[in-house]
Parts: sequence; structure tokens; C1' cells
RNA sequence: AGCCAGAGUUGAGGCGCGGUACUCAUCAUUAGCCGCAGAAAAGGGGAGCAGGACCCGACCUUAAUCUUGUGGUGAAAGGGUGUACCGCCGAAGUCCGCUAUCGGCCUGUUAUGAAAGUGGGCUGGGACUGCGGAGAAGAUCCGUAGUACUGUCACGAUUUUCUGUGGAGCGCUCUCUUGGU
Repeated sequence: AGCCAGAGUUGAGGCGCGGUACUCAUCAUUAGCCGCAGAAAAGGGGAGCAGGACCCGACCUUAAUCUUGUGGUGAAAGGGUGUACCGCCGAAGUCCGCUAUCGGCCUGUUAUGAAAGUGGGCUGGGACUGCGGAGAAGAUCCGUAGUACUGUCACGAUUUUCUGUGGAGCGCUCUCUUGGU
């Protein structure tokens, strides 16, 4: 010097990843609310069931509720475009399990939704295409398979840069007054 191990967390991949604020379009001839007309109706209301409380009705006049048509009014959330800023390179995403929490009148239970912590598994990255799922959606996202591209390392060789094969981020590069050889 090289190699191995350990430590540090140094740096890179590129239409790179995620978050926040604002903005714009879509959602939407929508949901909801009000009126008119018709039909049904004594019960009905808030996720299902059980119990409780409350509210609106009918039981005299007429109509709580449900449904069809029509007129008026008329959103929002999630997802997306753009701009700016922030944090970063297992960035992040996803699957399974566990823990407790929040939501709706109250309690119990079941289901569903939301976010948080934690253990483990898979994926180097973006793009395109097929299939499946979510979604109002030809947007977008997720999973999976394939195709080429790209970064990285190993091997190889046509040899000092180009090409081929293969692997995975628990990787690679960098540093070390650490240890071994």
C1' cells in the first nucleotide's frame, strides 16, 4: 500500500422522494336546503343491534317520514395543476401483527373510517405497457409482471473506455490518531 472487521454519517443517483402554505380547474345540471304538483303513510330521527333520554308528528283540522317529477338556490372533503418554502437519498411506499386513542345524543357490542407508536417482511430509482384494486374520472395513487433506460458494485473482455453477464440500498462512495492480517 492492499484486504477484512469496526466506527463515523461524508457524499452521489434524477422528470429523485416526502411535507407545508397559497392558487387554479375538476368534483358539480352533484349532495344539501326552499317552493309547487302527484303517490304512499302512523309512525319517524341520528352506521347495525340492544337499552335509555331527547326531538318531529298522527290520534278533531291534516301530514312527521319515504318516494317521483319540476323550479330556484347551491357547497365541501379526498385526489390533481402551478408557484414558493421546508426536510431529505429506505429518501419513501406497501403488507402483516400488537398497543392504546378519536368520530357520531348516552351506555354496551359489532362494523367502518382517521391519525400515532412499535415489531417484522418486500421494493436501488424514475418511465412506458398489460392485469388487478381505490377513485366522480381517460386525472392520480397502490400492488404485480414485462420492456428498455439509469445509478452502483462484482466478474469478464475486444483494454484504460466501451461492451456483456449477474447481484442488491442491511448496498456503494468518503473519512478514521480503531483493531487484525
This is a predicted structure of a 181-nucleotide RNA (Lysine riboswitch aptamer) from a Deltaproteobacteria bacterium. The prediction has a mean pLDDT of 77.